[in-house]
Context: one part of a larger RNA
RNA sequence: CACCGCCCGUCAAACCAUGAGAGUUGGCAACACCCGAAGUCCGUAGUCUAACCUUUUAGGAGGGCGCGGCCGAAGGUGGGGUCGAUGAUUAGGGUUAAGUCGUAACAAGGUAGCCGUAUCGGAAGGUGCGGCUGGAUCACCUCCUU
Repeated sequence: CACCGCCCGUCAAACCAUGAGAGUUGGCAACACCCGAAGUCCGUAGUCUAACCUUUUAGGAGGGCGCGGCCGAAGGUGGGGUCGAUGAUUAGGGUUAAGUCGUAACAAGGUAGCCGUAUCGGAAGGUGCGGCUGGAUCACCUCCUU
């Protein structure tokens, strides 16, 4: 670059991240139940037994093994929790010189604009109701300053 200006939204294209999504899949911590190694502890009618005791071919005490029990790692089952990955499809968002449709806003932007709400419409948006002036123009009134 100053109205041959500026500028809004739908639609079309490309890319980016995000939400939803029948689900699929993985991690993590915990819970419930099942099973339950080693080992300590507790019990013990079986079995073995040098030290101690005794009334000594034996018995007792103690101990070993075995057996039973509590706890108990790993493992199994189950329904949940949480964090990721992925998923046909779907929603809006962002970005991108020269795409499409219109022209909503900026001048009284050609219906002043804006806010809330309801409703309608390809889209910007329109209409109704209420509110604001951050409205132009003209006239009058009040107030303030000079």
A computed fold for a 146-nucleotide part of an RNA from an Oscillospiraceae bacterium, annotated as small-subunit ribosomal RNA, 3' minor domain.
The sequence was found in a public genome assembly.
The organism belongs to Oscillospiraceae, within Bacteria.